RNA sequence: GCGGGCGUAGCGGUCGCGCCAUGGCGAUGCCAUGUCGAGGAAAGUCCGAGCUCCGCAGGACAGGGUGGUGGGUAACUCCCACCGGGAGCGAUCCCAGGGAAAGUGCCACAGAAAAUAUACCGCCGACGCUCUUCGGAUCGUCGGUAAGGGUGAAAUGGUGAGGUAAGAGCUCACCGCGGGGGCGGUGACGUCCCUGGCAGGGUAAACCCCACCCGGAGAAAGACCAAACAGAGGUGAAGGAGUUGUCCGCUCCAUUCUCGGCGAAAGUCGGGUUAUUGCCCGGGUAGGUCGUUCGAGUUGUCCGGCAACGGGCAACCCAGAGGAAUGAUCGCACAUCGAUCUCGUAUCGGUGAACAAGACUCGGCUUACAGCCCGC
RNA sequence: GCGAGAUAGCUCAGGCGGUCAGAGCGUCGGAUUCAUAACCCGGAGGUCGAGAGUUCGAGUCUCUCUCUCGC
Numbered sequence: 001g002c003g004g005g006c007g008u009a010g011c012g013g014u015c016g017c018g019c020c021a022u023g024g025c026g027a028u029g030c031c032a033u034g035u036c037g038a039g040g041a042a043a044g045u046c047c048g049a050g051c052u053c054c055g056c057a058g059g060a061c062a063g064g065g066u067g068g069u070g071g072g073u074a075a076c077u078c079c080c081a082c083c084g085g086g087a088g089c090g091a092u093c094c095c096a097g098g099g100a101a102a103g104u105g106c107c108a109c110a111g112a113a114a115a116u117a118u119a120c121c122g123c124c125g126a127c128g129c130u131c132u133u134c135g136g137a138u139c140g141u142c143g144g145u146a147a148g149g150g151u152g153a154a155a156u157g158g159u160g161a162g163g164u165a166a167g168a169g170c171u172c173a174c175c176g177c178g179g180g181g182g183c184g185g186u187g188a189c190g191u192c193c194c195u196g197g198c199a200g201g202g203u204a205a206a207c208c209c210c211a212c213c214c215g216g217a218g219a220a221a222g223a224c225c226a227a228a229c230a231g232a233g234g235u236g237a238a239g240g241a242g243u244u245g246u247c248c249g250c251u252c253c254a255u256u257c258u259c260g261g262c263g264a265a266a267g268u269c270g271g272g273u274u275a276u277u278g279c280c281c282g283g284g285u286a287g288g289u290c291g292u293u294c295g296a297g298u299u300g301u302c303c304g305g306c307a308a309c310g311g312g313c314a315a316c317c318c319a320g321a322g323g324a325a326u327g328a329u330c331g332c333a334c335a336u337c338g339a340u341c342u343c344g345u346a347u348c349g350g351u352g353a354a355c356a357a358g359a360c361u362c363g364g365c366u367u368a369c370a371g372c373c374c375g376c
Numbered sequence: 377g378c379g380a381g382a383u384a385g386c387u388c389a390g391g392c393g394g395u396c397a398g399a400g401c402g403u404c405g406g407a408u409u410c411a412u413a414a415c416c417c418g419g420a421g422g423u424c425g426a427g428a429g430u431u432c433g434a435g436u437c438u439c440u441c442u443c444u445c446g447c
Base pairs, nucleotide, nucleotide: 001376002375003374004373005372006371010332011331012330013329014328015327017037018036020034021033022032023031024030025029039355043366044365046364047363048362049361050360051218052217053216054215063214064213065212066211067210068082069081070080071079072078083097084095085094086093087092098209099208103207104206105203106202107201120149121148122145123144124143125142126141127140128139130137131136157175158174159173160172161171162170176198177196178195179194180193181192182191183190184189222290223289224288225287233280234279235278239253240252241251242250243249257272258271259270260269261268262267297316298315299314300313301312302311303310304309334352335351336350337349338348339347340346341344377447378446379445380444381443382442385401386400387399388398394432403419404418405417406416425441426440427439428438429437
């Protein structure tokens, strides 16, 4: 310097706090006893699921996400292994790592030119004018040229040689690139051979294309029980009290108004009405219970696998409540610091600090973090 | 359990990547006035919340974090 792991942690005592269970009491509570009682990130809520309800014939569009290959997983934007590229002396780390030859867009400034290339300077040739020391020079026009200059993040394959008026893949060698084939590998890909002078710069965390994935909302999800007041509906006098552990039974009280029949009357039979009262029903508010913690569980061990992980066996139960508790102290052990000396890993003394704490539950990622351990 | 936002002292544009860092108010200086205000002229003031990544280039695109507001 890098990678990985642990993270007050081990044993016991005392006091305190919380939930639950049991028991007691002077009972909206208190007391006693007993079990259990935060994390590696419980956090951020960034992904992926379980679970629940809503929606849904099926599919597509829209929208969003992912993107080397093979595997793991319930699933993933996660993990493992490998491939390719990059950084580093190295251990090791990083990569949104498909397509730019389907199409569209953009590439500021500078620069001649920023994309079916182009001629500013320069170089070369031809012609013309002028000059001439007759070698040529200046200027102009036309043409050739991308080797050189300069600009830029980027300039139309690179380096070298040949070649040429000067040049140019124009030709050749090597490198790079395209196409084809062989071999190895499940594959990404690697390697070798042949062939083509070589074609179209970058940007897709720009639109887009290709392949694959995704319905929505979230425990205030949701399920069950269900008061009082008011209102709506049904029933149409059906009731009430006492006795009793309860039912039956018994006793007492009440049994409206109205119409009709019978009857001397008391009454009895039938119909109607419902203001009040009684009863019933629906909905499900207040409130309560469940969902809620036994689960893709934890620990140990064996087997398979490079690994992630999977399988078998054994043991264990490990917060669950409500705005919601887990702190203090003592002894031993351990770690570390300081002092002392008889230098033993001895004695004495100090410290045990950081980040931070459940609220339906898991798998990840990210972020925060004193100290300690291991490996390179 | 979700959704927005952060740009000058304040309130906000810019969101389509480059000549894009702007507007109003405020502030400073000048001018005007006897003086002040208003009006007029001119100027200063910004790591675009922080850190990475993509890109030649990021206020803008992507990711992570911080803070604020709302349901």
Predicted 3D model of RNase P RNA and transfer RNA as a complex of 447 nucleotides. The coordinates come from a structure-prediction model, not an experiment, and the mean pLDDT is 75. It holds a member of the Rfam family "Bacterial RNase P class A". Rfam classes the family as a ribozyme.